[in-house]
RNA sequence: ACUCCUUAAUCGCUUAAUUCUGUAAUCCAGAAGCGGGGGAACCAUCGGAAUGGGCUUUCCAUUCCUGGGGUGAAUCACUUGAUCCGUUUAGAUCAGGUGUAAGGUUACUUUCAAACCUGAAUCCGUCAGCUAACCUCGUAAGCGUCCCGAAAGAGGAACU
Repeated sequence: ACUCCUUAAUCGCUUAAUUCUGUAAUCCAGAAGCGGGGGAACCAUCGGAAUGGGCUUUCCAUUCCUGGGGUGAAUCACUUGAUCCGUUUAGAUCAGGUGUAAGGUUACUUUCAAACCUGAAUCCGUCAGCUAACCUCGUAAGCGUCCCGAAAGAGGAACU
């Protein structure tokens, strides 16, 4: 000098997930802030596919198939392998791949440019559209980008 690891502090990032008080402190409790769910009227909705008939763009009949919802950006399509079922087709589950709706960061804000990422997980339990009043719940967790691209705007500091 370079690289790697660990610890502490400051600062920063995803996120609703921060601050204060009881308190000197733990547990616990409360408040503020932020966020979610349930919940009237009005309005909206009251499944999909195939076939046939009337009809003239909707109604009826038959057959077959299928639960629904919440948090979250995290939806959808194609495809590979294994397993289960299976005459075949098809289907289900698990683990991947390539994209994609959508979302995030690049250290004041917005826009543009470029680059790098995410595109999960989980809960309720047959049940919830919207929704004033009202009721109720959460405030976890996980990380380390830049060293200053352009334009406009804002703010701060220093000097005179």
The RNA shown here (c-di-AMP riboswitch aptamer (ydaO/yuaA leader)) has 160 nucleotides and comes from Paenibacillus nanensis. The model forms 92% of the base pairs in the Rfam consensus. It matches the Rfam family "c-di-AMP riboswitch aptamer (ydaO/yuaA leader)". Gene Ontology terms of the family: cyclic-di-AMP binding and regulation of gene expression. Its mean pLDDT, the model's own confidence on a scale to 100, is 76. The organism belongs to Paenibacillus, within Bacteria.